Context: one part of a larger RNA
RNA sequence: UGGCGGGGGCCCGCACACGCGGAGGAGCAUGUGGUUUAAUUAGAUGAUACGAGAGGAACCUUACCGGGGCUUGAACGUAAGACGAAGAUACAGGAAACUGUAUUCCCUUCGGGCGUUUUGAGAGGUGCUGCAUGGUUGUCGUCAGCUCGUGCCGUGAGGUGUUAGGUUAAGUCCUAUAACGAGCGCAACCCCUACCCCCAGUUGCCAUCGGUUGGGCCGGGCACUUUGAGGGACCUGCCCACGCAAGUGGAGAGGAAGGCGGGGAUGACGUCAAAUCAGCACGGCCCUUACGUCCGGGGCGACACACGUGCUACAAUGGCCGGCACAGAGGGCAGCCACCUGGUGACAGGGAGCGAAUCCCGAAAGCCGGUCUCAGUCCGGAUCGGAGUCUGCAACUCGACUCCGUGAAGUUGGAAUCGCUAGUAAUCGCGCAUCAGCCAUGGCGCGGUGAAUACGAUCCCGGGCCUUGCACA
Numbered sequence: 001u002g003g004c005g006g007g008g009g010c011c012c013g014c015a016c017a018c019g020c021g022g023a024g025g026a027g028c029a030u031g032u033g034g035u036u037u038a039a040u041u042a043g044a045u046g047a048u049a050c051g052a053g054a055g056g057a058a059c060c061u062u063a064c065c066g067g068g069g070c071u072u073g074a075a076c077g078u079a080a081g082a083c084g085a086a087g088a089u090a091c092a093g094g095a096a097a098c099u100g101u102a103u104u105c106c107c108u109u110c111g112g113g114c115g116u117u118u119u120g121a122g123a124g125g126u127g128c129u130g131c132a133u134g135g136u137u138g139u140c141g142u143c144a145g146c147u148c149g150u151g152c153c154g155u156g157a158g159g160u161g162u163u164a165g166g167u168u169a170a171g172u173c174c175u176a177u178a179a180c181g182a183g184c185g186c187a188a189c190c191c192c193u194a195c196c197c198c199c200a201g202u203u204g205c206c207a208u209c210g211g212u213u214g215g216g217c218c219g220g221g222c223a224c225u226u227u228g229a230g231g232g233a234c235c236u237g238c239c240c241a242c243g244c245a246a247g248u249g250g251a252g253a254g255g256a257a258g259g260c261g262g263g264g265a266u267g268a269c270g271u272c273a274a275a276u277c278a279g280c281a282c283g284g285c286c287c288u289u290a291c292g293u294c295c296g297g298g299g300c301g302a303c304a305c306a307c308g309u310g311c312u313a314c315a316a317u318g319g320c321c322g323g324c325a326c327a328g329a330g331g332g333c334a335g336c337c338a339c340c341u342g343g344u345g346a347c348a349g350g351g352a353g354c355g356a357a358u359c360c361c362g363a364a365a366g367c368c369g370g371u372c373u374c375a376g377u378c379c380g381g382a383u384c385g386g387a388g389u390c391u392g393c394a395a396c397u398c399g400a401c402u403c404c405g406u407g408a409a410g411u412u413g414g415a416a417u418c419g420c421u422a423g424u425a426a427u428c429g430c431g432c433a434u435c436a437g438c439c440a441u442g443g444c445g446c447g448g449u450g451a452a453u454a455c456g457a458u459c460c461c462g463g464g465c466c467u468u469g470c471a472c473a
Stems, first nucleotide, its partner, number of pairs: 001473002003470003007467007016456001019420004026312008034303002064298002067295004076122001078120007087104007106113002124287002127285003133281002135276003138272001140270001145184006151160003163176004190264004195232003199228002204222002209219003235258001238252001239250004301439001314413001318372007330361003335354002339350004379410001384405007426449007
């Protein structure tokens, strides 16, 4: 100087407490361990692995396994030589890859080009090392810290500044001060959102005038809504109290908005030899008729078990039936598909519009009425049987969806444990990426309905500053 302490002081955080809803019990989905297997590819493992990389494993992907092939090789450039044998078509073998046979057959400015093949030096490797590395990322932590120059103090390590008294979300600011300044962080500058103004009008409006047959449908018009661009607006500026100041408390005026308005992006010096050689790059090592490469098949989907994360429930604030209503953000041409017809339905057959503020995809909870009356039920939907639809070369291993039947466990969950402070939790649906299809209950977004509680600082966890002890560095 740091680190540590079941030392002290001050302070903060859904850390506790106060509340609300979960998970731990059940069934299923998914990830992981284990076991099994020819293979169940490999990596990630307290917090910081486990619906994470994977934003799509039937083939492909694919790295794994068994089998069948190839060896300058599946791709690329290059040197030399040979050839038009290549390719296409047909046939034979074969699961395919591939192998064999036959037929047909290049262009040229004559330099060559294109292609195949032989030889050669390069190739190729998701093989090893993340403890050789770059790059990127997680975490402490959006915590308020981490340092430097000069000066001063100290033999020196080092200290001071950065401490103290206040204050703040903040090393934020003020005052004091052997310190005076500065840098990286904080804040602000950026984006979205809440209000207003201006500009613009193939969306919106009967607001205003006319037509009209039910629809802004038509003429017409940009007032409003809205969309896009630009600008304004909030600064503790005003008032009161306290205070040297910084600021704090209060209520009020004004305002759409107050005291950082709400959210996002943004992650200091560093820590964990943290993660990744399988995104990529790269040093070293290793393989070279195989640890490379092609193909068809299987596996990554196994199942006595164990754990994590979720979904659906156990019902009456509910289930079922009928009727009625209201979003936002997105997506669409090998696409979204109105409408019509067939089918109980998944869907099929027709078929208009739209490369889209123009056409299409579009709510559910809710409201009104009816029924069920506490039961393993008209709760719950696993599992299984049958019949189908669609995608795709192909749904046996191993797809989703539909219909009929079947109707399991489950009556609120031990110890222990998680999230959340407001348009939040809870609850309800909708969209998108990936994608032929989909194992999505996941992820990322969007809106609808919309709470309760916080006395407080004793305790648990994590963190910041000062101080103290130490046999630790």
This is a predicted structure of a 473-nucleotide part of an RNA (small-subunit ribosomal RNA, 3' major domain) from an uncultured bacterium.